[in-house]
Order: sequence, then C1' cells, then structure tokens
RNA sequence: UUCUUCGGGGUAGGGUGUAAGUCCCAACCGGCGGUAAAAGUCCGCGACCCGCUUCGGCGGCUGAUCCGGUGUGAUUCCGGAACCGACAGUACAGUCUGGAUGAGAGAAGAA
Repeated sequence: UUCUUCGGGGUAGGGUGUAAGUCCCAACCGGCGGUAAAAGUCCGCGACCCGCUUCGGCGGCUGAUCCGGUGUGAUUCCGGAACCGACAGUACAGUCUGGAUGAGAGAAGAA
C1' cells in the first nucleotide's frame, strides 16, 4: 500500500387510559482508542444532526459523577449515592418501528 473478515446493548412486573415497551411506579443497557490500574460520565474518536462540496471529503455541532476506601499509582478497582443517552414515526421513546442487508471509530488476518 492492497484485499478479506469482524465491528451496539437494553422495559421483567405493575398503574392510568379507547389506545402507552412513549405518561407514572419500577426494570434494564453501555460502541472504539487512550490513560501509572480494568472508564457510558476523564482525554479523544465514531455515529446522529447542520453547512459546504469537484461527491473523494472538509468544517461545525456533539449528553452525563460525586463521596469514602485500598494502593506508589485508580473521576477506571471496591463500597455508597447520583446522572446521561441523535433524528423521523406513533399517546410524549436511551430500550419499539424506520433510514440501516447502510455508515463507522476501530479490531483481527492475508498478500
């Protein structure tokens, strides 16, 4: 450098209602790389969204954590208590359906 493969999880149970996995109680989930030590909440990236484009990309936007303990070292471990989650559809959605048999940070392998 080229090619191949892989590459996101989750409403149990209950209430109201004509109707809700969307409201209420409660439950559940956590992409990729980095970091003195393992991270949804630290640093950065991807995705979504917006603008531009010679259609290769470029620019913008981009959520949320504290306390205690151990330790040389941890906002990453242990204990406790919190918090966050694109767009479109629909009874108001992190979890349903859809764009998407897509894209993709990246991981592994082959030449």